[in-house]
Context: one part of a larger RNA
RNA sequence: ACGCUGGCGGCACGCCUAACACAUGCAAGUCGAACGCAGUAGCAAUACUGAGUGGCAAACGGGUGAGUAUAAUGUGGGAAUCUGCCUUUUGGUUUGGAAUAACACGGGGAAACUUGUGCUAAUACCGGAUAAGCCCUUACGGGGAAAGUUUUAACGCCGAAAGAUGAGCCUGCACUUGAUUAGCUAGUUGGUAAGGUAAAAGCUUACCAAGGCAACGAUCAAUAGCUGUUCUUAGAGGAAGACCAGCCACAUUGGGACUGAGACACGGCCCAGACUCCUACGGGAGGCAGCAGUGGGGAAUCUUGCACAAUGGGGGAAACCCUGAUGCAGCGAUGCCGCGUGAGUGAAGAAGGCCUUUGGGUUGUAAAACUCUUUCGUCGGGGAAGAAAAUGACUGUACCCGAAUAAGAAGGUCCGGCUAACUUCGUGCCAGCAGCCGCGGUAAUACGAAGGGACCUAGCGUAGUUC
Numbered sequence: 001a002c003g004c005u006g007g008c009g010g011c012a013c014g015c016c017u018a019a020c021a022c023a024u025g026c027a028a029g030u031c032g033a034a035c036g037c038a039g040u041a042g043c044a045a046u047a048c049u050g051a052g053u054g055g056c057a058a059a060c061g062g063g064u065g066a067g068u069a070u071a072a073u074g075u076g077g078g079a080a081u082c083u084g085c086c087u088u089u090u091g092g093u094u095u096g097g098a099a100u101a102a103c104a105c106g107g108g109g110a111a112a113c114u115u116g117u118g119c120u121a122a123u124a125c126c127g128g129a130u131a132a133g134c135c136c137u138u139a140c141g142g143g144g145a146a147a148g149u150u151u152u153a154a155c156g157c158c159g160a161a162a163g164a165u166g167a168g169c170c171u172g173c174a175c176u177u178g179a180u181u182a183g184c185u186a187g188u189u190g191g192u193a194a195g196g197u198a199a200a201a202g203c204u205u206a207c208c209a210a211g212g213c214a215a216c217g218a219u220c221a222a223u224a225g226c227u228g229u230u231c232u233u234a235g236a237g238g239a240a241g242a243c244c245a246g247c248c249a250c251a252u253u254g255g256g257a258c259u260g261a262g263a264c265a266c267g268g269c270c271c272a273g274a275c276u277c278c279u280a281c282g283g284g285a286g287g288c289a290g291c292a293g294u295g296g297g298g299a300a301u302c303u304u305g306c307a308c309a310a311u312g313g314g315g316g317a318a319a320c321c322c323u324g325a326u327g328c329a330g331c332g333a334u335g336c337c338g339c340g341u342g343a344g345u346g347a348a349g350a351a352g353g354c355c356u357u358u359g360g361g362u363u364g365u366a367a368a369a370c371u372c373u374u375u376c377g378u379c380g381g382g383g384a385a386g387a388a389a390a391u392g393a394c395u396g397u398a399c400c401c402g403a404a405u406a407a408g409a410a411g412g413u414c415c416g417g418c419u420a421a422c423u424u425c426g427u428g429c430c431a432g433c434a435g436c437c438g439c440g441g442u443a444a445u446a447c448g449a450a451g452g453g454a455c456c457u458a459g460c461g462u463a464g465u466u467c
Base pairs, nucleotide, nucleotide: 001462002461003460004459007339008338009337010336011335012334013332014331015297020295021294022293024292025291026290029056030055031054034053035052037050038049039048040047041046063250064249065248073174074173075172076171077170078169081167082166086163087162088161089160090159091158092157093156094128095127096126097125103118104117105116106115107114108113134143135142136141148155149154176222177221178220183213184212185211188210189209190208191207192206193205194204195203225247226246227245228244229240230239231238232237252273253272254271255270256269275286276285277284278283303329305328306327307326311325312323313322314321315320342372343371344370345369352363353362354361355360376408378403379402380401381400382399386394411456412455413454414453415452416437417436418435422451423450424449425448426447432439433438
């Protein structure tokens, strides 16, 4: 996974196949205590709302395993580096300027959108001054900063030093199969110079040398994300890498850079390809390997749910806003664990069934009957913790009390030997069974049915896989 069957609860897990294509909704915003404008309410003060400029975040979180046999991973070592927010220390926070969106008035376009003129603000942009420390230096000297808001309490801004955190780089060892793959390599191996990077380096370029790797398996081919771990086992081993955690890689296919502390960026940009959609044919739009969901493929894998109450994350001084992360609920015997489907008494060994040597045997204390209990479920009542002052999606949930009634709750496979469990009837090498040996041709414990029995049990069988 499939077949038959199916009462309850807890905890887990749930597209292994097409990294196939995706309708629809949601999954990343926030700040008016940076800024101007417009609108609404108001007599006003002021408050609120909206789009826009600006800041921070969007590089986290979430998904998938295509690629990758090593630029990965695991574990040690190393030096030539960067690091927003955070912590500590220290020194500053001065003076000017020119624009621009929004807005107004026009134009173009089917749309997406775009364009002209005019106005305006800033923590947006650009000069000057200053420089403890910083950077460059031929050691003389040269270079470079800042931003304000405001209720006056604070929050910010700039330079530098250190820390923390995170990240980049180099390197030893370990790391699947194949020799029916034996030679491979020209930026290739090393040097010099220059360029380049945050940083060492053929990282790149020019020149010079001819090196470098390989039977201890290079190269090539096939397969594959790696690990902690998981399964099995007395162990050694063998197998696996679901869930959870760490690392890596990818985001329709291929390439590229921009912004930024950090990306060559899943829900950013540009180009090219395939595909889908819109079009007024001129041109445009899109990317679920986010959460749900649809089609397809398949033996096979769920709801287009609730909530930000908790934990955590982003923004904000805060209130708060956002958060398909997360917390929960729903569906599924998919797995593990627990519980129930009653207990005691009860021989006229009832009736019925089956067998029979027709005497009886067996089903069988089984049932009935009597007595008792009420778990789970049902009904009624109460009712948490999770929440530090308030705030609970879950949820009237867990749990507690009471009531009624044995009441609502058992199946599956097997019975020739292996292998626990036997008789009758039907069939007659037919129908059929079968894991192996083998059964069946008229007395079949092996086929089919019945009675009886064995085993497991909300499961039981079959198939597959691993030890």
This is a predicted structure of a 467-nucleotide part of an RNA (small-subunit ribosomal RNA, 5' domain) from an uncultured Alphaproteobacteria bacterium.
The prediction has a mean pLDDT of 88.
The RNAcentral record of the full RNA draws on Greengenes.
It matches the Rfam family "Bacterial small subunit ribosomal RNA". Rfam links the family to the GO terms structural constituent of ribosome and ribosome.